[in-house]
This is a predicted structure of a 1214-nucleotide part of an RNA (large-subunit ribosomal RNA, half B) from a marine sediment metagenome. Its mean pLDDT, the model's own confidence on a scale to 100, is 80. Rfam family: Bacterial large subunit ribosomal RNA. RNAcentral holds the full RNA, with entries from MGnify.
Context: one part of a larger RNA
RNA sequence: AUCAAGUUAAGGGAAUUCGGCAAAAUAGCCCUGUAUCUUUGGUAUAAGGGGUGCCUGCUCCGCAGGGGGCAGGCUGCAAUAACAAGGGGAGUCCGACUGUUUAUCAAAAACACAGGUGGCUGCUAGUCCGUAAGGAUGUGUAUAGCUGCUGACUUCUGCUCACUGCCAGUACGUGAACGCCCUUUUCAAGGGGUCUAAGCGCUGGUGAAGAGCGGGCCUAACUCUGAGGCUCUCACGGUAGCGUAAUACCUUGCCGGUUUAAUGCCGGCUUGCACCAAUGAAGCAACGAGAUUCCUACUGUCCCUAACUUGAGCCUGAUGAACUUGCUUUGCGGUGAAUAUGCCGCAGAACUCCAACGGGAAGAGAAGACCCCACGGAGAUUUACCGCAUUCUGAUGUUGUGGUAUAGUUUUUGGAGUGAAGAGUAGAUGGGAGCGUCGAAGUGAUUUCGCUAGGAAUUGUGGAGCAUCAAUGGGACACCAUCCUUUAAAAACUGUAUCGCUAACCUGAAAGGGGACAGCAUUUGAUGGGCGGUUGGACUGGGGCGGUACGCCCCUGAAAAGAUAUCAGGGGCGCCCAAAGGUCUGCUCAAGCGAGUUAGAAAUUCGCAGUAGAGUGCAAGGGCAAAAGCAGGCUUAACCAUGUUCCUCACAGCACGGAACGUGGGUCAGAAAUGAGGGCCUAGCGAACGCCAGUGUGUUCGUUAAUGGGACCCUGGUCUAACAGUGAAUUUACCCUGGGGGUAAUUGAGUGGUCGCGGGUGAGAGUCCACAUCGACCCCGCGGUUUGCGACCUCGCCGUCGUCUCAAGGCAUCCUGGUUGUGCAUAAGCAGCCAAGGGUGGAGGUGUUAACUCAUCAAAGCCUUACGUUAGUUGGGUUAAGAACGGUGCGAGCCAGUUUGGAUCCUAUCUGUUGGAGUUGUCGGUUGUCUGAGGGAAAGAUACCAUGAGUACGAGAGGAACGUGGUGUCGUAGCCUCUAGUUUACCAGUUGUCUGACAAGGCAAUGCUGGGUAGCCACGCUGCAGGUGAUAAGAGCUGAAAGCAUCUAAGCUCGAAGCAUCCCCUGAAAAUAGACAACCAUUCCUGAAAGUUUGCAGCUUGACUGUAGAUUGUAGGGACGAGGGCGCCGGUAGAACACCGGUUUGAUAGAUUGGCUGUGUAAGCAGGGAGCUUCGGCGACCUGUUCAGCAUACCGAUACUAAUUGCCUGAGGG
Repeated sequence: AUCAAGUUAAGGGAAUUCGGCAAAAUAGCCCUGUAUCUUUGGUAUAAGGGGUGCCUGCUCCGCAGGGGGCAGGCUGCAAUAACAAGGGGAGUCCGACUGUUUAUCAAAAACACAGGUGGCUGCUAGUCCGUAAGGAUGUGUAUAGCUGCUGACUUCUGCUCACUGCCAGUACGUGAACGCCCUUUUCAAGGGGUCUAAGCGCUGGUGAAGAGCGGGCCUAACUCUGAGGCUCUCACGGUAGCGUAAUACCUUGCCGGUUUAAUGCCGGCUUGCACCAAUGAAGCAACGAGAUUCCUACUGUCCCUAACUUGAGCCUGAUGAACUUGCUUUGCGGUGAAUAUGCCGCAGAACUCCAACGGGAAGAGAAGACCCCACGGAGAUUUACCGCAUUCUGAUGUUGUGGUAUAGUUUUUGGAGUGAAGAGUAGAUGGGAGCGUCGAAGUGAUUUCGCUAGGAAUUGUGGAGCAUCAAUGGGACACCAUCCUUUAAAAACUGUAUCGCUAACCUGAAAGGGGACAGCAUUUGAUGGGCGGUUGGACUGGGGCGGUACGCCCCUGAAAAGAUAUCAGGGGCGCCCAAAGGUCUGCUCAAGCGAGUUAGAAAUUCGCAGUAGAGUGCAAGGGCAAAAGCAGGCUUAACCAUGUUCCUCACAGCACGGAACGUGGGUCAGAAAUGAGGGCCUAGCGAACGCCAGUGUGUUCGUUAAUGGGACCCUGGUCUAACAGUGAAUUUACCCUGGGGGUAAUUGAGUGGUCGCGGGUGAGAGUCCACAUCGACCCCGCGGUUUGCGACCUCGCCGUCGUCUCAAGGCAUCCUGGUUGUGCAUAAGCAGCCAAGGGUGGAGGUGUUAACUCAUCAAAGCCUUACGUUAGUUGGGUUAAGAACGGUGCGAGCCAGUUUGGAUCCUAUCUGUUGGAGUUGUCGGUUGUCUGAGGGAAAGAUACCAUGAGUACGAGAGGAACGUGGUGUCGUAGCCUCUAGUUUACCAGUUGUCUGACAAGGCAAUGCUGGGUAGCCACGCUGCAGGUGAUAAGAGCUGAAAGCAUCUAAGCUCGAAGCAUCCCCUGAAAAUAGACAACCAUUCCUGAAAGUUUGCAGCUUGACUGUAGAUUGUAGGGACGAGGGCGCCGGUAGAACACCGGUUUGAUAGAUUGGCUGUGUAAGCAGGGAGCUUCGGCGACCUGUUCAGCAUACCGAUACUAAUUGCCUGAGGG
């Protein structure tokens, strides 16, 4: 320096900013006084205004502590003097309110709430928990409980029942099991039918259930509008109210107000993309740490910063982590996986520390939360798929009994049974000669049947007959038995419906109550995100949306074999035909010309010529003329079986499918040769499992045979178009995991369509005239600022818009400078050229960049720099979790739609940058003074006024320039005389409290308040320029090439705020390491060891040992030494260090003293003082002593104190 917490600021007063964020201001008590609105409670401490201390005395209340009032006196800048202690007002949105909430980024408009309203529920209730037993609500009972929506209050709450849901009903349809019937010869499985519950269909109701609430055309005597009319359509077509809104895309809608200026706010209008009535609509007093706008007060938020305090930081000592860590660690240009300390080149660079800063290390941190992918996961939803619980429901069991009605079966008792003939109403067969007073015929009554003729039964009466025979007839009768058809009654059994009963069962203490129901068990169907599990295709110039390039066919692409990709281009197929197949035979088409024709250009007929210009079922390609086209005849080869090869199809291998060539059999056409296993060819298609079918004389199984039956093979059919073929949807912003720069969003790099700028040509405009100025069509470039494109780097992470701060660069120049042309008289312009030195501002609304607006200005330039800059700031926007509106979706949810709220981490290792030191080198050392290679810079920029000059110019109106002087603004450097600020040195006043009182002090932000020196500072003061040289555009001289002309080719002269330099700062580490001056040194002492060598000695006779010399006064040590440093006192300096001054031969610091200066008159004493008084005294305060006292960072003086004694280092060579 910076940070944190504080204090204070002249003038201005929100100009700051997303936003008055933060800070300031307000504040207690007493008196007064209070608008609007209102649910009359409130709003309200609204707002606004006044007072507030001390002393003396009087008075009132109280038992008292204490409290109230009045009068007078007194002080200060200030009397709730400190602490404590609302800023206020106005408009709008939302929510009525007090409350609650995401412990740990959201306190809200979300939740709750009182109130409103819907639904279920009569108690063995409803709802909930539990497998159940059982339990909660509740020992409650509809004024109760549960549950959904809305959310005080006021005015209100419209239309729609088509859809979905719910409720109710149901003649009919559909509808499972059981039962019953039929059927397969019987049995059984199976099949069919019938009966039939719930449910569904169906009918109706229901909106404070889920929900929904249109379009077109025309129309009134100015215009506009459309009361009105017509029409389509729907279940109904949005009513009241509100409305550019928390909802409006366009949109900054339009108008008005607010402001100099308003994407804001308020009030209106309103064509409401896409308000709307309990998912409530519109109002609304009060309330709100809610959102938003304005005013006032206030302020360092800002203009524009400054000073001070404390702490951290810095320094010294002690102690001592973490992150991180491959190594290394310069700049620029280039290159390169496309932004390099490390590669290439150039430049720079002696080495090492310290303090700072935060540009880079695509810094650290976290295997990217965005995006994509995974046959990853999880949460949620639903009309995804598959199940389950629950609930409803039929059947059976537990399960008994009776009545009525009805249906069926069986038994019993009866009745009826009519062709004709026959006396006659003869059911069939058999027995049979008898039956009858145990009462025949007849008859009365009742009942019943009937073919209307008659019959039967019961009962009364009656009292004797009826058959056999005969006749008729197919059959003969009395009587008896067995049956058939039909009918009636009774009984039994079974079913259905219904009504009872009590004994199972349930309930109750009991009495009772319920009652074969319920419950429970098994089973049937329905309902069923309440619950569980699972699925959610691929390709893809990211993904999604779209499309299918996902199975086939044709052409081009395709590069003259074959093969060959793209979401390349052009098109087709998922059939058709019993002839449109096979064969034999015949014929020739389209268009044209001629003739003819009611008939026309074109209908049908004749003729000519006619290589295909036609046709070929359909795409395209390839084919095709006595045909592959067009006809006619006969026909079914649109056969059975079997083999090989090829395509599909990658080197090989594989399914389906397709094609070609054969063999055996049988067949058709043709006289025959021959042809024919569909169609002129190339598309027209499909596994396994399952199921079905087969006139297949198929195989096989059952202890033997075998029907039925089972299994297998073959053939055929039905499906997978995601077409070699899983049963299956949405959503996630609550999300998770694993991966990807294989793949998107930001930067970069590439490209340059688009964009910006320029050029060529010159149609034209410009009265005339292309080129003063503008310039179409067309053409050619440059740039890399727009938007695209592709997807090269990065997903084990490169922080994303805008602001602030600080900027660096380019020039395609906004101003200032120079200059040219002009449709340039001057002035002011327009257009061009050179030029990047400097400048390029303040406000309003908006998150904005941008755009718009206001007032200025010489001008208010355009770009780049990772859309410069987040280990610099902010966090308004975007882009998480909460919440709301509109829209959308059944829903969960979603929306480059809106709105409100919502964590910005890091102690700096390297490099870089800014400063500060140390060491070494520079050919002995030291102290000074210089030179100046190099580096830096903007040190100035610009305007106005006056003069020139009312001149030049001009008809006038108007109206310059060169030069000179002055004054501003901006910038920059320095300073503190003035002014201003600060001044926690200092002085004074004063509140509360404590030290018993005074004096003197402590604490309360320095307690608060008033002043204020030095220092530091700006809002203050001072300085700041031109000269020279070379040039740019341009202007010229002479002058050829090119006898002219020409500023140029040779030569020469000018010419800019730009370049260079003088000037200013720095700068011998400038390795070419510089120069000069002075001083010191080039001396003294001491002094090994080892080696070599000479002599002597020894004995172990050797490459031995010892000793004395020489080499040699050598290495080293010590003195001396110009100077330097340490130490000590300090500050013109300062983080450390450094620097500077002093060190007794001394004013360096302190102290003392004198000034200057600040404050403002100390203490003590004396006098006065409103009054009171027990006369002793008490008393706020005033006056004098006293311009006092206190203080002083400044200026002097003075050795009184401290800088004492010392220590270390230092060249010594030729």